[in-house]
RNA sequence: GAAUAGAGGCGCGGACUGCAUCAGUACCGCGCGGGAGCCCCUCACCGGGCUGUGACCGCGCGCGAAAGGGCUGGCCGCCGAAACGGGCGUUCGGGUGUGAGCGCGUCCGUUGGGCGACGGAAUAAGAUUUCGUCGACUGUCACAGCCAAAAGUGGCUGUGGGGCGCUAUUCG
Numbered sequence: 001g002a003a004u005a006g007a008g009g010c011g012c013g014g015a016c017u018g019c020a021u022c023a024g025u026a027c028c029g030c031g032c033g034g035g036a037g038c039c040c041c042u043c044a045c046c047g048g049g050c051u052g053u054g055a056c057c058g059c060g061c062g063c064g065a066a067a068g069g070g071c072u073g074g075c076c077g078c079c080g081a082a083a084c085g086g087g088c089g090u091u092c093g094g095g096u097g098u099g100a101g102c103g104c105g106u107c108c109g110u111u112g113g114g115c116g117a118c119g120g121a122a123u124a125a126g127a128u129u130u131c132g133u134c135g136a137c138u139g140u141c142a143c144a145g146c147c148a149a150a151a152g153u154g155g156c157u158g159u160g161g162g163g164c165g166c167u168a169u170u171c172g
Base pairs, nucleotide, nucleotide: 001171002170003169004168005167006166009079011078012077013076014075016073018071019070028062029061030060031059032058033057034056037050038049039048040047041099043097044096045095046094082111083110084109085108086107087106088105089104090103092101112138113137115135116134117133118132119131120130121129122128140161141160142159143158144157145156146155147154148153
C1' cells in the first nucleotide's frame, strides 16, 4: 500500500404492523344572518369551470376523515451505517412566467456514536427532525504518568485526534 473480515450501542436505514397526533379540523348535509363573487398551490396574464335555483363569509347543529410529520414492535438490510446543509438540474398540481413545497438526480461541504441543556429553523405541534453552542457519557487510537506481570501484555488516570479513523488476517 492492497484485499478480506470485524468492532462501537439508548448504533444506522428500509418497507410493514399497531398507536396517538393531525381533529371534533377538512369535506358533506341542514338551519339562521350577511349578500357577489369564488375555484383550478402563491402572484400576474391566458384558458376552463361554479355562482341570486345564492358564490363567498360568519354562527349553530349533525356526520366525520385522510395525507404529511411521528412513536412502537418484530422483520429485513447494514456499521459512512447514514443523516443533514448548500449549489445546480428536474418531476408534480390546466398553460406561460414567478415564488414556495414534496419527491428525484448530481456536485460540494459537515458529522466517530448516541444522550441531555439552551438558542435558531422546519412543522398544526410543546411530537419529531435539524443547525449552532455547551455538557457529561461511550468506543477507538496516539502521547504522558502510575500500578500489575517473567514476558507477550493488561488495568487506571490525564491530555489530544477524527471514521480519509480503529482492529484482525493474508499478500506485496